Transfer RNA from uncultured Flavobacterium sp., 73 nucleotides, folded computationally.
C1' cells in the first nucleotide's frame, strides 16, 4: 500500500428492520446500621470518534477523514 472489525456516560459493553439513547460496575444523595460493609430508593453523568450526505427524522443508511486492534504481504 492491501483486507477486515472497532470507536455509544467515569470504566465495561448493549442499541433488532431508521422512530423516547440503555444496562453493569462506579460515583453523589437519602435510608438502614452502635459503626462500617452488605442492602434498599432516587440523582447527576452522552457533540453516539470527527466532517459531510441522504431522509419528515440518523448511534444506525451513504461518503470522506482520524484513531486502536488484527490478518496478508
Nucleotide at each position: 500500500c492491501g483486507c477486515g472489525a472497532g470507536u455509544u456516560a467515569g470504566a465495561g459493553c448493549a442499541g433488532u428492520u431508521g422512530g423516547c439513547a440503555g444496562c453493569u460496575c462506579g460515583u453523589u444523595g437519602g435510608g438502614g446500621u452502635c459503626a462500617u460493609a452488605u442492602c434498599c430508593c432516587a440523582a447527576a453523568g452522552g457533540u453516539c470518534a470527527c466532517a459531510g450526505g441522504u431522509u419528515c427524522g440518523a448511534a444506525u443508511c451513504c461518503u470522506g477523514u482520524a484513531c486502536u486492534c488484527g490478518c496478508a504481504a

The sequence is in RNAcentral, with records from MGnify. Its Rfam family is "tRNA". Gene Ontology term of the family: triplet codon-amino acid adaptor activity. It is annotated as a transfer RNA. The source organism's lineage runs through Bacteria, Pseudomonadati, Bacteroidota, Flavobacteriaceae and Flavobacterium. Its mean pLDDT, the model's own confidence on a scale to 100, is 82.